[in-house]
Molecule: Guanidine-I riboswitch aptamer
Organism: soil metagenome
RNA sequence: AAGAUCACUAGGGUUCCGUCUUCUGUUUUUAGAGAAGAGUCUGGUCCAAGAGUGGUCGGCCAAAUUGAUUGGCUACACGGAGGGAUAAAAGCCCGGGAGA
Numbered sequence: 001a002a003g004a005u006c007a008c009u010a011g012g013g014u015u016c017c018g019u020c021u022u023c024u025g026u027u028u029u030u031a032g033a034g035a036a037g038a039g040u041c042u043g044g045u046c047c048a049a050g051a052g053u054g055g056u057c058g059g060c061c062a063a064a065u066u067g068a069u070u071g072g073c074u075a076c077a078c079g080g081a082g083g084g085a086u087a088a089a090a091g092c093c094c095g096g097g098a099g100a
Base pairs, nucleotide, nucleotide: 003057004056005055006054007053008052011047012046016044017043018041019038020037021036022035023034024033026031058074059073060072061071062070063069076096078099082094083093084092
């Protein structure tokens, strides 16, 4: 040094939507509206992995050949505390950091 990017997942919370609870009007008995609260609400939106998944691009090597292709490789990876962003939190960021 060990790449970039896109989509997603484990995971994460609570701005928005939905859901639930309580209260207050309206209508007239069934709905709808407003306010407050609840993430100790399965959820949708949202955030999201260095050590998760997939795609694309990139890099290296080889073949063949000057149109650009084809094949291979791109390894390994225990880990706090603390701080930061956002509405908020987190396997997000500090960070393949300290340490082992």